[in-house]
This is a predicted structure of a 92-nucleotide RNA (c-di-GMP-I-GGC riboswitch aptamer) from Aquibacillus rhizosphaerae. It matches the Rfam family "c-di-GMP-I-GGC riboswitch aptamer". Rfam links the family to the GO term cyclic-di-GMP binding. It was read from a public genome assembly, where an Rfam model found it. Its mean pLDDT, the model's own confidence on a scale to 100, is 88.

RNA sequence: GAUGAUAAAGGCAAACUAUUCGAAAGAGUAGGACGCAAAGCUAAGGGUCUAAAGUGGAUGAAAGUACUACUAUGAUCGCCUGGCUACCAAUC
Numbered sequence: 001g002a003u004g005a006u007a008a009a010g011g012c013a014a015a016c017u018a019u020u021c022g023a024a025a026g027a028g029u030a031g032g033a034c035g036c037a038a039a040g041c042u043a044a045g046g047g048u049c050u051a052a053a054g055u056g057g058a059u060g061a062a063a064g065u066a067c068u069a070c071u072a073u074g075a076u077c078g079c080c081u082g083g084c085u086a087c088c089a090a091u092c
Base pairs, nucleotide, nucleotide: 001092002091003089004088011036012035016031017030018029019028020027021026034078040084041083042082044081045080046079047076048075049074054070055069056068057067058065059064
């Protein structure tokens, strides 16, 4: 350096529940374990989710609107890729 075991010491924690924050997606904390060898960090490329604000449409005489399309500057690294860092050692 590679690889990842029916090993050892340990680690993280999906769904769900309570509560807080947020327009939402989602996030924090506590409980809880489906899983994870980087499920540690990074939102950089792709994907996905959301659409408050914005633009267009629709409607309306207008003001406006709870309808609709697009859009990330929002979110996700437990979707993939890339970057940075790291415990252990049956094995090469």